The RNA shown here (Bacterial RNase P class A) has 390 nucleotides and comes from a Desulfatiglandales bacterium. The gene name in the source record is rnpB. The RNAcentral record of the sequence draws on ENA. The prediction has a mean pLDDT of 76. Taxonomically the source falls in Desulfatiglandales (Bacteria, Pseudomonadati, Thermodesulfobacteriota, Desulfobacteria). It matches the Rfam family "Bacterial RNase P class A". The family's RNA type in Rfam is ribozyme. The model forms 94% of the base pairs in the Rfam consensus.

RNA sequence: AGAGCAGGACAAAUGGUCGCUGUUCUAUGUUUAUCGUAGAAGGGAGGAAAGUCCGGGCUCCAUAGGGCAAGAUGCUGGGUAAUGCCCAGUCCCGGCAACGGGAAGGAAAGUGCCACAGAAAAUAUACCGCCCUCUCAGGUGAUCGAUGCAUCUGAUUGGGUAAGGGUGAAAAGGCGAGGUAAGAGCUCACCGCUCCGAUGGUGACAUCGGAGGCUCGGUAAACCCCAUCUGGAGCAAGGCCAAAUAGAAGGACAUUCGAGGGCUGCCCGUCCGAGUCCUUGGGUAGGUCGCUUGAUCCCGCCGGCAACGGCGGGACUAGAUGAAUGACCAUUGCCCCGUAGAGGGUGACCGAUACGGGGAACAGAACCCGGCUUAUGGACUGCUCUAACA
Numbered sequence: 001a002g003a004g005c006a007g008g009a010c011a012a013a014u015g016g017u018c019g020c021u022g023u024u025c026u027a028u029g030u031u032u033a034u035c036g037u038a039g040a041a042g043g044g045a046g047g048a049a050a051g052u053c054c055g056g057g058c059u060c061c062a063u064a065g066g067g068c069a070a071g072a073u074g075c076u077g078g079g080u081a082a083u084g085c086c087c088a089g090u091c092c093c094g095g096c097a098a099c100g101g102g103a104a105g106g107a108a109a110g111u112g113c114c115a116c117a118g119a120a121a122a123u124a125u126a127c128c129g130c131c132c133u134c135u136c137a138g139g140u141g142a143u144c145g146a147u148g149c150a151u152c153u154g155a156u157u158g159g160g161u162a163a164g165g166g167u168g169a170a171a172a173g174g175c176g177a178g179g180u181a182a183g184a185g186c187u188c189a190c191c192g193c194u195c196c197g198a199u200g201g202u203g204a205c206a207u208c209g210g211a212g213g214c215u216c217g218g219u220a221a222a223c224c225c226c227a228u229c230u231g232g233a234g235c236a237a238g239g240c241c242a243a244a245u246a247g248a249a250g251g252a253c254a255u256u257c258g259a260g261g262g263c264u265g266c267c268c269g270u271c272c273g274a275g276u277c278c279u280u281g282g283g284u285a286g287g288u289c290g291c292u293u294g295a296u297c298c299c300g301c302c303g304g305c306a307a308c309g310g311c312g313g314g315a316c317u318a319g320a321u322g323a324a325u326g327a328c329c330a331u332u333g334c335c336c337c338g339u340a341g342a343g344g345g346u347g348a349c350c351g352a353u354a355c356g357g358g359g360a361a362c363a364g365a366a367c368c369c370g371g372c373u374u375a376u377g378g379a380c381u382g383c384u385c386u387a388a389c390a
Base pairs, nucleotide, nucleotide: 001386002385003384004383005382006381007380010377012332013331014330015329016328017327018326020044021043023041024040025039026038027037028036029035046362050373051372053371054370055369056368057367058234059233060232061231070230071229072228073227074226075089076088077087078086079085090104091102092101093100094099105225106224110223111222112219113218114217127165128164129161130160131159132158135155136154137153138152139151140150141149173191174190176188177187178186192214193212194211195210196209197208198207199206200205238289239288240287241286248280249279250278251277252276253275260272261271262270263269296315297314298313299312300311301310302309303308334359335358336357337356338355339354340353343350344349
C1' cells in the first nucleotide's frame, strides 16, 4: 500500500431570537375548591423510539389434580425475572488466515417420498463386460489322414459374478495385496463403521486399547415418535368521579274541587291542559387515576474466562392524548472538492497552513422492561493475509 476479519462508542457543540407541550412558583379575576389570564424558573425522543417476531413485569378473567388437543423448542455447561436471547465450550462445515456459519434428538416404532437418467432408488438387481458350460459354424496345429484330440474366433443354451464400464444428488463400506474359472470381507493390513473397556472432562466429547467382517441408502425446515415448556385476554388491561337525553325504581302533588305551562317585571285576567316535580341507583359522553423510581442510569471496588452477579457512593433523566419535543441566525468543530502552498524526498510523490464553495443519514415515544430482526452516516480501535522497501 492492497485485500479482508472483528469490536465498542458517537449521532455535532455554544450563544441569540421566535414558538409548542408538561411541571413548579408568583401575581391577578371568579365562588375558599377549581379554572382562566400574565410573568418567571426548570424539563422535553432513539440507537434503532420502527417491525410487533419472541420473553417477562403489571391488570382483569379462569384455575383441586390429571389427561387429550394445539403450538414452540431440540449438542453440553452456565447466565437471567424469563426467553426461541446471551456467554463459554463440543462436534461438523466454509475460509490460506483473522474469523464466520449450523432447527446439531430419533430413519433398528410405524407410514410415506426419492423427479430425470439408470439393470436396479431398497425383500436388491444384472444392460455392457468377465468366467464356466451345452450345441453349431469357421480357422490353425499335431497326425499318413480324419467327422476324433488340442487351441482360437463368432453365434447360442444353462449357470456363476458384482472387480471394471455406463446412470444419478445418492448404487449396498473405501483402498491395496492375497485368493479364484472369473469374482466377492472370501482372507489379511490400513482407514471407516458398530460394540465393549480404560483414562481425562461437571458434560457435550476426546484419546488409547480390544472385539466383530460389516448386519443398517437418503429424507423428520414429510407425517410421526421421544423429551422439555406453554391457562386466556390485553393500558382500548383495569379502578374512581360523572352531564344532557331516554328508560327504571321510590315518593309528593294533581286528573270537571285543575298540578303544571303560554302571554307578563308582578298581580288580575285569559288560553292550553293530563300529567308535573323531586330523590335514588345503573350507564353513555366527558374527566381522572393507572403513568413513569425502575429486573433504572452513572462511577468505583470485589467475584467470574465471559454472559453476569455482589457491595458502596451518586443521579432523577419526556409523560403528551387528533397527540408537544420545532424553525431561523451567528460562531466553532467534522467530512468532501477547488486554489495557493511552508516544509520533506534523488524521484514518483507526501503535505502543515490559508482562502473559497458544498455536505451531514435512518428515522418520531404512546403502560413499562429484556432480546431478536430490519433501516442508517461518517470516523475510530484491534487483528489477519499478500506485496515492496529498510